[in-house]
RNA sequence: GCGCCAAUGGUGUAGUGGUAACAUAUAACCUUCCCAAGGUUGUGCCCGGGGUUCGAUUCCCCGUUGGCGCA
Numbered sequence: 001g002c003g004c005c006a007a008u009g010g011u012g013u014a015g016u017g018g019u020a021a022c023a024u025a026u027a028a029c030c031u032u033c034c035c036a037a038g039g040u041u042g043u044g045c046c047c048g049g050g051g052u053u054c055g056a057u058u059c060c061c062c063g064u065u066g067g068c069g070c071a
């Protein structure tokens, strides 16, 4: 230098053109003599910019970061 892959709550991951989900974390409450465990409810996220579209986290382009391969 070229090609491929990935980027989603604090963390690990799912998801897919039509309200973004699970676990974990965290807060309150319930339970308990206390703690742990358990239960209910809440908090918090689509890497940045542009394009296509009625509608983009999803498709396309550029960029950033990381990984892999070739030279």
Base pairs, nucleotide, nucleotide: 001070002069003068004067005066006065007064010024011023012022013021018054025043026042027041028040029039030038047063048062049061050060051059